[in-house]
RNA sequence: AACGUGCUCCGGGGUCGGUGAGAAUCCGAACCGGCGGUGACAGUCCGCGACCCGCGGACCUGCCAAAGGCAGGGAUGCGGUUGAGCCGGUGGGAUUCCGGCACCGACGGUGAUGGGGUGGGAUUUCGGUUCCGCCCUCAGUCCGGAUGAGAGGAAGCACGAG
Numbered sequence: 001a002a003c004g005u006g007c008u009c010c011g012g013g014g015u016c017g018g019u020g021a022g023a024a025u026c027c028g029a030a031c032c033g034g035c036g037g038u039g040a041c042a043g044u045c046c047g048c049g050a051c052c053c054g055c056g057g058a059c060c061u062g063c064c065a066a067a068g069g070c071a072g073g074g075a076u077g078c079g080g081u082u083g084a085g086c087c088g089g090u091g092g093g094a095u096u097c098c099g100g101c102a103c104c105g106a107c108g109g110u111g112a113u114g115g116g117g118u119g120g121g122a123u124u125u126c127g128g129u130u131c132c133g134c135c136c137u138c139a140g141u142c143c144g145g146a147u148g149a150g151a152g153g154a155a156g157c158a159c160g161a162g
Base pairs, nucleotide, nucleotide: 003160004159005158006157007156008154009153010152015029016028017027018026030141031140032105033104034048035047036046037045043103044102052080053079054078055077059073060072061071062070063069064068085101086100087099088098089097107144108143109142114137115136116135117134118133119132120131121130122129123128
């Protein structure tokens, strides 16, 4: 140093302006990128995690006098779903580097000035225009689950074995 067991710690980032009565969701521009792997460094290659759906059910709580039953919760584990990149260059080797131009971003909530539908009023050269109300609809960066969890990491600590 490596190995086994246990413990401890660490373990997600990102906004300004414009319009407007009102927007960090519209318009314009900007900014961000978990973990492991990969002959060479990855948001877009392979895999994993979390969220979501299902199977399953160790156990926990309560009710009934009890056997047991009922109700609620539910770990490990298993399965499903889960976005996006090409070209050129260098090189032994790169969808990972360099250059160029692109693309993606869960779920719930939230406004609606953009879009669609609809009711009423006004106006009309009958093509439309406009006002008010209602409904639907647009967030990677805002709010929330989350001071959570976790893939993993640490020449961490302890014990053991060698």